[in-house]
RNA sequence: GGCCGGGUCCCAUGCGACGGAGACUGGCGAACCCCGUCAGGACCGGAAGGGAGCAGCGGUAAGACAGGAUCUCCGGGCGCCGUGGGGUGCCUGGUCUGA
Numbered sequence: 001g002g003c004c005g006g007g008u009c010c011c012a013u014g015c016g017a018c019g020g021a022g023a024c025u026g027g028c029g030a031a032c033c034c035c036g037u038c039a040g041g042a043c044c045g046g047a048a049g050g051g052a053g054c055a056g057c058g059g060u061a062a063g064a065c066a067g068g069a070u071c072u073c074c075g076g077g078c079g080c081c082g083u084g085g086g087g088u089g090c091c092u093g094g095u096c097u098g099a
Stems, first nucleotide, its partner, number of pairs: 001096008009086005014080003018075006024067003028063001034059004043050002
């Protein structure tokens, strides 16, 4: 000095944890501007009855809270001494050759 290989470096990518967010489950959850049922009371009617409807009760919405499994998304000097490609700047191994 040549050839081959490896590491570092760069890019891409796979898998798994970790963190965050959202779905999911549970209960809570609207004086009225959600639903149902509407005591009382008021209203209409000669009457029978009727319409509306507050409280209460029941069920929910938004929402916050509590959850362990599952799924989705996002994140990164987290890990797999993962995989592939790039470059030869540096380090290193083998081999050949020359001084």

Background: The RNA shown here (Bacterial small signal recognition particle RNA) has 99 nucleotides and comes from an uncultured Lentisphaerota bacterium. The coordinates come from a structure-prediction model, not an experiment, and the mean pLDDT is 79. It matches the Rfam family "Bacterial small signal recognition particle RNA". It is annotated as a non-coding RNA gene. Clan: SRP clan. Rfam links the family to the GO terms SRP-dependent cotranslational protein targeting to membrane, signal sequence recognition and signal recognition particle, plasma membrane targeting. Of the family's consensus pairs, 93% are formed in the model.